[in-house]
Context: one part of a larger RNA
RNA sequence: CUGGGCGUAAAGGGUGCGUAGGCGGUUAGAUAAGUUAGGUGUGAAAGGCCCGGGCUUAACCUGGGAACUGCGCCUAAUACUGUUUAGCUAGAGUAUUGUAGAGGAAAGUGGAAUUUCCGGUGUAGCGGUGAAAUGCGUAGAUAUCGGAAGGAACAUCAGUGGCGAAGGCGACUUUCUGGACAAAUACUGACGCUGAGGCACGAAAGCAUGGGGAGCAAACAGGAUUAGAUACCCUGGUAGUCCAUGCCGUAAACGAUGGGUACUAGGUGUUGAUUGCCGUGAGUCCUUUAGUAUCGUAGCUAACGCGAUAAGUUCUCCGCCUGGGGAGUACGGCCGCAAGGCUAAAACUC
Numbered sequence: 001c002u003g004g005g006c007g008u009a010a011a012g013g014g015u016g017c018g019u020a021g022g023c024g025g026u027u028a029g030a031u032a033a034g035u036u037a038g039g040u041g042u043g044a045a046a047g048g049c050c051c052g053g054g055c056u057u058a059a060c061c062u063g064g065g066a067a068c069u070g071c072g073c074c075u076a077a078u079a080c081u082g083u084u085u086a087g088c089u090a091g092a093g094u095a096u097u098g099u100a101g102a103g104g105a106a107a108g109u110g111g112a113a114u115u116u117c118c119g120g121u122g123u124a125g126c127g128g129u130g131a132a133a134u135g136c137g138u139a140g141a142u143a144u145c146g147g148a149a150g151g152a153a154c155a156u157c158a159g160u161g162g163c164g165a166a167g168g169c170g171a172c173u174u175u176c177u178g179g180a181c182a183a184a185u186a187c188u189g190a191c192g193c194u195g196a197g198g199c200a201c202g203a204a205a206g207c208a209u210g211g212g213g214a215g216c217a218a219a220c221a222g223g224a225u226u227a228g229a230u231a232c233c234c235u236g237g238u239a240g241u242c243c244a245u246g247c248c249g250u251a252a253a254c255g256a257u258g259g260g261u262a263c264u265a266g267g268u269g270u271u272g273a274u275u276g277c278c279g280u281g282a283g284u285c286c287u288u289u290a291g292u293a294u295c296g297u298a299g300c301u302a303a304c305g306c307g308a309u310a311a312g313u314u315c316u317c318c319g320c321c322u323g324g325g326g327a328g329u330a331c332g333g334c335c336g337c338a339a340g341g342c343u344a345a346a347a348c349u350c
Base pairs, nucleotide, nucleotide: 004321005320006319007304008303012318014201015200016199017198021194022193023192025088026087027086028085029084030083031082033081034080035077036076037075038074039073040072041071042070049065050064051063052062053061054060091191092188093187094186095185096184097182098181099180103177104176105175106174107173108172109171110154115149116148117147118146119145120144121143125136126135162169163168206247207246208245209244210243211242215241216240220236221235222234223233258317259316260315262313263312266295267294268293269292270291271290272289273288276285299306300305323350324349325348332343333342334341335340
């Protein structure tokens, strides 16, 4: 390299948009680039192969043939691919009417709770643990009632419920805004799929500047435990957690399962639509759908398991793997304020 693979053995890019490229529905015509057939030229000789000949054989020498699977040109064929012309509507999209939703951004509002402060009542404890102690408290704590401040998160509803490309999204109201789905028509007429580079988004932690700081809490301090205890437990407590703007670009970024197409028994539940019937009652049954969950047939799988949401059967495009360690490291390059990230070896060793 080929081959074989990628749920768990090595291996799916964190996610999307999209450039080049690759692949691409249906009908008819044209063309003849790919493709196919025939012809022709060339494909040096030697060597190798096949059939012979010559040295007593062999090595060696020598004659002929095939082969040289290639390339150029000419002629012909037109199924498929390509190109092109004219169409089509089953893919894709647009319009119309609706539906559900923690989808996103901004502004405003609300109540419960914690904490602190002020005031009242009130007196000796509170707190904490396996047990304690540190800690708080006669300068009046804890408890309880009233008031105020401030920050953060939104109980119940809540659901293998919903939405989103992923990360993720949960109080309420308003404004702006993206997507999905359903039904029936009308329209455009292949406008599609994937996507190296590229661009954008991307939890938490971390970084920069300026705010904010209730609770929680790395670091740190003290108390315990212990042989020790740089821990687990307790009392405190700073960054941080929150906001704005800008970086970072990583996660067990997981369904450990890339995207798209078509096909292949069923059962049960659930979410959003929809058709019809009884009929009007909160419903039940039925049709067609888009999700989501569970069980299961064939099939697949090393097994576990997957099983129309495939890990089944096909086609297409991208990414990735090639024994363990060394190592996701060194060096170089690019990016970053830094932390570090991306790309990515070898010696050596088993």
Predicted 3D model of a 350-nucleotide part of an RNA (small-subunit ribosomal RNA, central domain) from an uncultured prokaryote. The RNAcentral record of the full RNA draws on ENA.